[in-house]
Context: one part of a larger RNA
RNA sequence: GCCAGCGAGUUGCUCGUAUGUUGCAAGGUUAAGGCCAAAAAGCCGGAGCCGUAGCGAAAGCGAGUCUGAAUAGGGCGUUCAGUAACAUGCGGCAGACCCGAAACCGAGUGAUCUAGCCAUGGCCAGGUUGAAGGUGCGGUAACACGCACUGGAGGACCGAACCCACCAGCGUUGAAAAGCUGGGGGAUGAGCUGUGGUUAGGGGUGAAAGGCCAAUCAAACUCGGAGAUAUCUGGUUCUCGCCGAAAUGUCUUUAGGGACAGCGUUAAAGUAGUGUAUCGGGGGUAGAGCACUGAAUGGACUAGGGGGCCUACAAGCUUACCAAACCCAAUUAAACUCCGAAUACCGAAUACAUGAUCUUUAGCAGUGAGGCUAGGGGGGAUAAGCUUCUUAGCCGAGAGGGAAACAACCCAGACCAACAUCUAAGGUCCCCAAAUUUAUACUAAGUGAUUUAAGGAUGUCAAAUCGCCCAGACAGCUAGGAGGUUGGCUUAGAAGCAGCAAUCCUUUAAAGAAAGCGUAACAGCUCACUAGUCAAGGGGUUUGGCGCCGAUAAUAUCCGGGACUAUAAAGUAUAAUACCGAAGAUUUGGAUUUAGUAAUAAGUGGUAGGCGAGCGUUCUAUUAACCGUUGAAGGUUGACUCGUGAGAGCAGCUGGAGGAGAUAGAAGUGAGCAUGCUGGC
Numbered sequence: 001g002c003c004a005g006c007g008a009g010u011u012g013c014u015c016g017u018a019u020g021u022u023g024c025a026a027g028g029u030u031a032a033g034g035c036c037a038a039a040a041a042g043c044c045g046g047a048g049c050c051g052u053a054g055c056g057a058a059a060g061c062g063a064g065u066c067u068g069a070a071u072a073g074g075g076c077g078u079u080c081a082g083u084a085a086c087a088u089g090c091g092g093c094a095g096a097c098c099c100g101a102a103a104c105c106g107a108g109u110g111a112u113c114u115a116g117c118c119a120u121g122g123c124c125a126g127g128u129u130g131a132a133g134g135u136g137c138g139g140u141a142a143c144a145c146g147c148a149c150u151g152g153a154g155g156a157c158c159g160a161a162c163c164c165a166c167c168a169g170c171g172u173u174g175a176a177a178a179g180c181u182g183g184g185g186g187a188u189g190a191g192c193u194g195u196g197g198u199u200a201g202g203g204g205u206g207a208a209a210g211g212c213c214a215a216u217c218a219a220a221c222u223c224g225g226a227g228a229u230a231u232c233u234g235g236u237u238c239u240c241g242c243c244g245a246a247a248u249g250u251c252u253u254u255a256g257g258g259a260c261a262g263c264g265u266u267a268a269a270g271u272a273g274u275g276u277a278u279c280g281g282g283g284g285u286a287g288a289g290c291a292c293u294g295a296a297u298g299g300a301c302u303a304g305g306g307g308g309c310c311u312a313c314a315a316g317c318u319u320a321c322c323a324a325a326c327c328c329a330a331u332u333a334a335a336c337u338c339c340g341a342a343u344a345c346c347g348a349a350u351a352c353a354u355g356a357u358c359u360u361u362a363g364c365a366g367u368g369a370g371g372c373u374a375g376g377g378g379g380g381a382u383a384a385g386c387u388u389c390u391u392a393g394c395c396g397a398g399a400g401g402g403a404a405a406c407a408a409c410c411c412a413g414a415c416c417a418a419c420a421u422c423u424a425a426g427g428u429c430c431c432c433a434a435a436u437u438u439a440u441a442c443u444a445a446g447u448g449a450u451u452u453a454a455g456g457a458u459g460u461c462a463a464a465u466c467g468c469c470c471a472g473a474c475a476g477c478u479a480g481g482a483g484g485u486u487g488g489c490u491u492a493g494a495a496g497c498a499g500c501a502a503u504c505c506u507u508u509a510a511a512g513a514a515a516g517c518g519u520a521a522c523a524g525c526u527c528a529c530u531a532g533u534c535a536a537g538g539g540g541u542u543u544g545g546c547g548c549c550g551a552u553a554a555u556a557u558c559c560g561g562g563a564c565u566a567u568a569a570a571g572u573a574u575a576a577u578a579c580c581g582a583a584g585a586u587u588u589g590g591a592u593u594u595a596g597u598a599a600u601a602a603g604u605g606g607u608a609g610g611c612g613a614g615c616g617u618u619c620u621a622u623u624a625a626c627c628g629u630u631g632a633a634g635g636u637u638g639a640c641u642c643g644u645g646a647g648a649g650c651a652g653c654u655g656g657a658g659g660a661g662a663u664a665g666a667a668g669u670g671a672g673c674a675u676g677c678u679g680g681c
Base pairs, nucleotide, nucleotide: 001681002680003679004678005677006676011094012093013092015091016090017089018088019087020086021085022084023083024082027050028049029048033044034043035042054061055060064076065075066074067073097235098234100232104225105224106223107222108221109220115199116198117197118196119195120194121193122192123191124189126158127157128156129154133150134149135148136147137146138145162186163185164184166183167182168181169180170179201217203213204212205211238614239613240612241611242610243609248261249260250259251258252257262367263366264364265363266362267361268360269359270358273354274353275352276351277350278349279347280346281345287339288337289336293333294332295331297329298328299327302323304322305321306319307318308317309316370395371394372393373392374391375390376389377388378387379386400411401410402409415590416589417588418587420586421585422584426580427579428578429562430561431560435577437576438575439574440573441572442571448564455549456548459546460545461544462543463542464541465540466539468537476533477532478531479530480529482506483505484504488500489499512527515526516525517524591604592603593602594601595600615670617667618666619665620664621663622662626659627658634654635653636652637651638650640649641648642647
């Protein structure tokens, strides 16, 4: 891991309550016990309990009573049938659906491991160093002191046994529940070790790590209290049908738990409920506005202040400074309002629509972690698949079609069956069902086809508008582009072209006291402007459509893919027709629920949950009659029959002795999950 078996709402109560059934009924009923029987049933037994009257703390009174001074008012009563048993739902007390703690307490068992201690034994190769002391000599007044020899101290040195466990590697379902290998530390000491003994659980022992006390230690182990408790996690076993939630409010030593309310269901009773239209209401939101309260800009006007001038003081003058109030113009606000909707909300009547819609009472719940999308807000950064309210939808508890895939987006709500029809969203070249459909435009960017801006550009299409043009435009080419004059000033110079001021006149077809390059300054080359040539359109501005750049992410590309555009799109825009397309709608057949006498009509997605109807297992009664060695139960096979299903038959094989059916009753009554338990493999 698989298979088989076992495995969880039970039982008791002279407890409560509701519903149902039955008996009796202003009454109902026995308990212990007894009699008969000795299994059950039956018969006694009226103690007691509930009901028939309440009120008051009570005395007490009584259809009343209490309060009270009250013959007042008020509170509770006076109307409504109960009681006993059984069954079922739920609750109470008990382990109370099952399994699960860490812990707490009691009584005991442990120091053969390990910690300390006690008693008695044992062990430490070899090598090195050379303390004190001693002796001799030297030395001293005597000591001190020095030298040599001797001596053999040390938690001394090196290093085996022995003890330890610092480093690395290996091992990590190991050879081993702590090891192996190579290095490492101590190795005469606070050393190591044998044997025997001793200290015991809030206790021991501890050179102290909360270490160790038998592979267990911030309180050992065994048994018991004990089925401790668990607002927690997990699990909780057959079928079909009807309805069907919540993730909110208030309070909570409360926040992942509860209580009450809300929302569900079932039963009974009642007669309303909801929507739209008309009508009547209150409002202060959106918007708007500046009349108030604030914010805030410019101007005008002008107190006050600052600066300057003047000045002995006081005063005076002035100001491109700051600035109150008033005025003008233009703004602004969730906590501003002179105003003010749409909606929403409340209400009456009428009309229409709807109809398991509403209300009350009673039984039983679950929920009280919600989530996303869209609209309106707050918080945040007008961030978040963020957070918190509100309105709606959906998911939750919702399958089907579309969006490549994708709880929530778009379409649409699945009773069952059909090789029938029509559609929705979305699509119709191929993958892939259906248009290589029609008409007119646009796009050249593979834009389309993952998202984007400021900004930029003779991309291109369309529209509007203003100039020029056969008296010749625009572009090109040819030619001219002059004179006064090197204008004046300035300057070393300034001659169209460093700079300043001015910017006239003439000749002309035309030519600036010069638009650019250039020179030290001139010179030189162009331009404006003009003529000729050529020949028909050409230039500017604005608006709109579709494109281009701007455009950067980590392993190739990537529209779902293949592929698609130049006469013709499978791209974009507008318009049109046809078709495909879902569990939608329709058609046909069937099942079932509710309403209804029926015909028939309307329904039948569903988690938590409520309610209803059934299947099956074991045992019991009726039970004596039914089946069975011509083969029971059980096992196994079936493509067979019946039932919506749980299941029930039938047939073959196996098996070898018991077992059904019907109607009732009683339960150790249904297995896939509990890191379930036991066994097998």